Overview: A computed fold for a 315-nucleotide part of an RNA from a Candidatus Methanomethylophilaceae archaeon, annotated as large-subunit ribosomal RNA, domain IV. The prediction has a mean pLDDT of 85. The organism belongs to Methanomethylophilaceae, within Archaea. Its Rfam family is "Archaeal large subunit ribosomal RNA". Gene Ontology terms of the family: ribosome and structural constituent of ribosome.

Context: one part of a larger RNA
RNA sequence: UCGUGGCGAGGGAACUCAGCAAAUUAGCCCUGUAACUUCGGGAGAAGGGGUGCCAGCAGUGAGAGCUGCUGGUCGCAGUGACAAGAGAACUCCGACUGUUUAGUAAAAACAUAGGUCUCUGCUAGUUCGAAAGGAUGUGUAUAGAGGCCGAAGCCUGCCCAGUGUCGGCAUCUGAAAUUCUGUUUCAACGGAACGAAGGACCGAUAAACGGCGGGGGUAACUAUGACCCUCUUAAGGUAGCGUAAUACCUUGUCGCUUAAUUGGCGACUUGCAUGAAGGCUCAACGAGAGUUCUACUGUCCCCGCCAUGACGCUA
Repeated sequence: UCGUGGCGAGGGAACUCAGCAAAUUAGCCCUGUAACUUCGGGAGAAGGGGUGCCAGCAGUGAGAGCUGCUGGUCGCAGUGACAAGAGAACUCCGACUGUUUAGUAAAAACAUAGGUCUCUGCUAGUUCGAAAGGAUGUGUAUAGAGGCCGAAGCCUGCCCAGUGUCGGCAUCUGAAAUUCUGUUUCAACGGAACGAAGGACCGAUAAACGGCGGGGGUAACUAUGACCCUCUUAAGGUAGCGUAAUACCUUGUCGCUUAAUUGGCGACUUGCAUGAAGGCUCAACGAGAGUUCUACUGUCCCCGCCAUGACGCUA
């Protein structure tokens, strides 16, 4: 000097990206327990009291024992060591238990119950295989396969013009083969007829891929614009939510929190560039993310000492 462990006056997060680390709490018995809630929970919520030993007695039990009452007694301290929850409040995300990058990521990612769409009538559909043959399945639409979303609750608006899918189809297009035919004959070649799928054409379909405007004027202060006009589209963003894990301007504005806040929460909201299989809300849950408070502490003010193991130096 470093590692590991222990103790610390006064203060108590002033440290720091951040209470990281450490400290606090802790077992059992009694008591008591809020908001919210899907009425199950939340909950060991929070908070408070007790706890050793000795003697006697009572209850109970077959007994070991267990439970209780009264009195006494020791210590700073009685779950005396070990072992053994810190707690509360707000918000975001994901409903939850679960799964994952063997060896830098455990998560808001994946899965999930549940929702919805599509295919499939069984010699099915999907799938492995060159085939034989196999899986689903010795199942049969309350089944199987595939896609998307992701509990429950409240809901899920408008657009089929484009792309896709499905269906229709008088007509047009549409290869080879086939038929007819031309060049005196044959071949080659040319012309015509027939005409599948597909395309054109017509329609359906968005929990298919996707999309969801601009300008001008207007109310007896001003401001705003229920209202009107106009261009334009397939349709012009509905309900919700909103400075957001999405907001450039932005440290938006206001309120609360602080002595002071680019933070957090609640509102407003003209949303650069929110928005409905997804949006909004949400009890419970989380080694998830942000913020606050109480307790607690060597994180810090500001460092000191002790134990132990090393490096180094000396003998």